[in-house]
Context: one part of a larger RNA
RNA sequence: UGACGGGACCCGCACAAGCGGUGGAGCAUGUGGUUUAAUUCGAAGCAACGCGAAGAACCUUACCAAGUCUUGACAUCCCGAUGACCGGGGGACAAAACCCCCUUCCCUUCGGGGCAUCGGAGACGGGUGGUGCAUGGUUGUCGUCAGCUCGUGUCGUGAGAUGUUGGGUUAAGUCCCGCAACGAGCGCAACCCCUAUUCCCAGUAGCCAGCGGAGAGAGCCGGGCACUCUGGGGAGACUGCCAGGGACAACCUGGAGGAGGGCGGGGAUGACGUCAAAUCAUCAUGCCCCUUAUGAUUUGGGCUACACACGUGCUACAAUGGCGUAAACAGAGGGAUGCGAAGGCGCGAGCCGGAGCGAAACCCAGAAAUAACGUCCCAGUUCGGAUUGCAGGCUGCAACCCGCCUGCAUGAAGCUGGAAUCGCUAGUAAUCGCGGAUCAGAAUGCCGCGGUGAAUACGUUCCCGGGUCUUGUACA
Numbered sequence: 001u002g003a004c005g006g007g008a009c010c011c012g013c014a015c016a017a018g019c020g021g022u023g024g025a026g027c028a029u030g031u032g033g034u035u036u037a038a039u040u041c042g043a044a045g046c047a048a049c050g051c052g053a054a055g056a057a058c059c060u061u062a063c064c065a066a067g068u069c070u071u072g073a074c075a076u077c078c079c080g081a082u083g084a085c086c087g088g089g090g091g092a093c094a095a096a097a098c099c100c101c102c103u104u105c106c107c108u109u110c111g112g113g114g115c116a117u118c119g120g121a122g123a124c125g126g127g128u129g130g131u132g133c134a135u136g137g138u139u140g141u142c143g144u145c146a147g148c149u150c151g152u153g154u155c156g157u158g159a160g161a162u163g164u165u166g167g168g169u170u171a172a173g174u175c176c177c178g179c180a181a182c183g184a185g186c187g188c189a190a191c192c193c194c195u196a197u198u199c200c201c202a203g204u205a206g207c208c209a210g211c212g213g214a215g216a217g218a219g220c221c222g223g224g225c226a227c228u229c230u231g232g233g234g235a236g237a238c239u240g241c242c243a244g245g246g247a248c249a250a251c252c253u254g255g256a257g258g259a260g261g262g263c264g265g266g267g268a269u270g271a272c273g274u275c276a277a278a279u280c281a282u283c284a285u286g287c288c289c290c291u292u293a294u295g296a297u298u299u300g301g302g303c304u305a306c307a308c309a310c311g312u313g314c315u316a317c318a319a320u321g322g323c324g325u326a327a328a329c330a331g332a333g334g335g336a337u338g339c340g341a342a343g344g345c346g347c348g349a350g351c352c353g354g355a356g357c358g359a360a361a362c363c364c365a366g367a368a369a370u371a372a373c374g375u376c377c378c379a380g381u382u383c384g385g386a387u388u389g390c391a392g393g394c395u396g397c398a399a400c401c402c403g404c405c406u407g408c409a410u411g412a413a414g415c416u417g418g419a420a421u422c423g424c425u426a427g428u429a430a431u432c433g434c435g436g437a438u439c440a441g442a443a444u445g446c447c448g449c450g451g452u453g454a455a456u457a458c459g460u461u462c463c464c465g466g467g468u469c470u471u472g473u474a475c476a
Base pairs, nucleotide, nucleotide: 001476002475003473004472005471006470007469008468009467010466011465012464014460015459018424019423020422021421022420025315026314027313028312029311030310031309032308033306034305041052042051063301064300065299066298067297068296069295072124076123077122078120079119080118081117082116083115087102088101089100090099091098105114106113107112125291126290127289129288130287131286135284136283137279138278139277140275142273147186148185149184150183151182152181153162154161155160166177167176168175192267193266194265195264197235198234199233200232201231202230203229206225207224208223211222212221213220238261241255242254243253244252245251317417321376322375323374324373325372327370333364334363335362338357339356343352344351345350383414388409389408390407391406392405393404394403430452431451432450433449434448435447436446
């Protein structure tokens, strides 16, 4: 000087006060274990476990079995041959590979050149093989915590100290005052984006107040740009004003005006460093290793197994509910190998159809919870929907292993969950639906969007994590 233990002060959904969960059930998904020819690999307390994977039927795919290739599936160079390659058909095969048939280059100064294929030789090429404890890059974490340092000066023999400590204050090393310190840098804050109010400009594909028209009705038409809205530019909030407190400071408390008040709400932004943290399987890369194989390719299988254990979720156990009927109100997105309307068929998934739309135009698209009326009457039920049987639909060469959806039938566990444990302080929790990426198909996951919309916070004694000061010395 740090680290750790003690003390003082302070903060955080840390506890407390509340609301809802997990842990019990069924299922989905990830992991461990076991099994297996293979169940590819990585991730491991917080900070691995709906994680890499924004999507494993083949492909992907790295794994296994079997069949094949050896200058190679891919790149550059050399020599020789050919004019093709592609595409279509046939033979045998599990398929690839192999064989046969049809078809068949460009430029030219005529020397040749280019391109493509085949054959040959080797330089090579290839490796999702090893090492993240050889590395770059990227990332997690403490933590959006308020800290981490430097120059000069001063003090100390020195390691170092001071500044950065102290008194207040703040979300903040934020600011004020004091002080052997005076300044500065990286962080904090602000500058950036979205959102809340308003003004100006613009007015179609958006809107319809006033005027006119048509119609069963509808901005449907003429017309208009007032309003909503869209999207460009401004204004606005700064403790600016008032009162009280405070040291006349920083600042705190209350008030006015205001759409908004003291950081308005949200996002992006992550200091010096810690964990030899994670990644050689995104990529790059040193070294080591393989080279008729640890490379390449094909078919089939596996990654989907299942006595079990754990994590994360979904659906429930019902009456604040289930079911039926008929009404209402969003936002944000996506669309050309696409979204697909009207109309028709089907109980339905869906099919036929093809208008319109590269989209403020058309489509996906019906929002759902909610409100109204009716029914059920507390039961393993008109709760719950697992599982199973049959019949179908869709995607796709192909749904057996192993997809999703529909109809009929079946109708399991489950009556609110032990010890323990998690999230959340406001448009939040809870609850309700909608969209998107990936994607042929395949979400209860993920990323977004809006609708309805709470309770509680006395307080800091205690648990956990963190910050500052101080004190001690088993430790470095």
A computed fold for a 476-nucleotide part of an RNA from an uncultured bacterium, annotated as small-subunit ribosomal RNA, 3' major domain. The RNAcentral record of the full RNA draws on Greengenes.